About this RNA: The RNA shown here (Glycine riboswitch aptamer) has 90 nucleotides and comes from Thiohalobacter sp. Lineage of the source: Bacteria > Pseudomonadati > Thiohalobacterales > Thiohalobacteraceae > Thiohalobacter. It matches the Rfam family "Glycine riboswitch aptamer". Gene Ontology term of the family: glycine biosynthetic process. About the family: This family represents the bacterial glycine riboswitch. Glycine riboswitches usually consist of two metabolite-binding aptamers domains with similar structures in tandem. It was read from a public genome assembly, where an Rfam model found it.
RNA sequence: CACACCGCUGCGGGAGAGCGCCGGUUGAGACCGGCCGCCGAAGGCGCAACUCGCCCGGAAACGCUCAGGCAAAAGGACCGUGGCAGGCAG
Repeated sequence: CACACCGCUGCGGGAGAGCGCCGGUUGAGACCGGCCGCCGAAGGCGCAACUCGCCCGGAAACGCUCAGGCAAAAGGACCGUGGCAGGCAG
């Protein structure tokens, strides 16, 4: 100096499921409470495929839906791309 890798961040793409009903509130919309019906790709939890020579560990896009979500907006795992920092192989 420094690919990969890890963290943060900008941009682009990004699914699913009732604009449900009742009441309150508002000029309206949004919002609040209740009642069911659903979704899973923020997060969380669980099993465990897998990983590790073995053990201890780690661990999913699988499962559960606590949270979150079910017109738009926002959010959104993940993918691509750029930047910053760390940082070993070299």